About this RNA
This is a predicted structure of a 93-nucleotide RNA (c-di-GMP-I riboswitch aptamer) from a Gemmatimonadota bacterium. It was read from a public genome assembly, where an Rfam model found it.
RNA sequence: CGCUGCUCAGAGCAAAGCCGCCGAAAGGCGGUGACGCAGAGUCACGGGGCUACAGCGGGUCACGCAUCCGCCACUGCUCGCCGGGCCGCCAGC
Numbered sequence: 001c002g003c004u005g006c007u008c009a010g011a012g013c014a015a016a017g018c019c020g021c022c023g024a025a026a027g028g029c030g031g032u033g034a035c036g037c038a039g040a041g042u043c044a045c046g047g048g049g050c051u052a053c054a055g056c057g058g059g060u061c062a063c064g065c066a067u068c069c070g071c072c073a074c075u076g077c078u079c080g081c082c083g084g085g086c087c088g089c090c091a092g093c
Stems, first nucleotide, its partner, number of pairs: 002093004012037002017032006035080001041086003045083003048078003055071006
C1' cells in the first nucleotide's frame, strides 16, 4: 500500500418506544432506551424511498372561503435503502 472482517485490544455509534423542543409534513435536535452496526464517521453526488406548506389542475359550492382528490422537490427529508466520493481504528493475509 492492497484485500479481507475468521480472531484480539481499547473504544465508538444507537433502532423502536417514551418525554421535551423545532417543522405544514416527511423528518430533525436533546434526554431516556439498545434493535442492531467494522465505517450506523462524513458528503444528498447517482439511483430509490418519504413528505407536499406554497404552486398547478379538478370535485363540492351560485361565487368565494373552507374542505377533499390528483400532480409537483437541481426550494424539503432520508447516508441506519443501495451505489459512489472524502477521512479513519484494530486484527489477519
Lineage of the source: Bacteria > Pseudomonadati > Gemmatimonadota.